[in-house]
């Protein structure tokens, strides 16, 4: 140097143009003598970033960052 991927919640990941979601976990209740279990509510996001295109963008195009494979 070329190429190609991935980047959403604490953490593991969904979500392929039309309200941003799950599992886990945090907290608070019940339950127990107490935890833990189990149930029942809470709690969470600048979609890595800067632009374009669209009435409408996590999603499509482009640049930048950071990772990580190939290739030389």
């Nucleotide at each position: 140097g070329g190429g190609c991927g991935c980047a959403u919640a604490g953490c593991u990941c969904a979500g392929u143009g039309g309200u941003a979601g799950a599992g886990c976990g945090u907290c608070u209740g019940u339950u127990u003598u107490a935890c833990a279990c189990a149930c029942a509510g809470u709690u969470g996001g600048u979609c890595a970033u800067a632009g374009g295109u669209u009435c409408a963008a996590a999603u499509c195009c482009u640049g930048u960052u950071g990772c990580g494979c190939c290739c030389a």
Annotation:
The RNA shown here (transfer RNA) has 72 nucleotides and comes from a Chlamydiota bacterium. RNAcentral holds the sequence, with entries from ENA and MGnify. The same sequence occurs in records of 2 taxa. Its Rfam family is "tRNA". Its family is annotated with triplet codon-amino acid adaptor activity in the Gene Ontology. Its mean pLDDT, the model's own confidence on a scale to 100, is 82. Taxonomically the source falls in Chlamydiota (Bacteria, Pseudomonadati).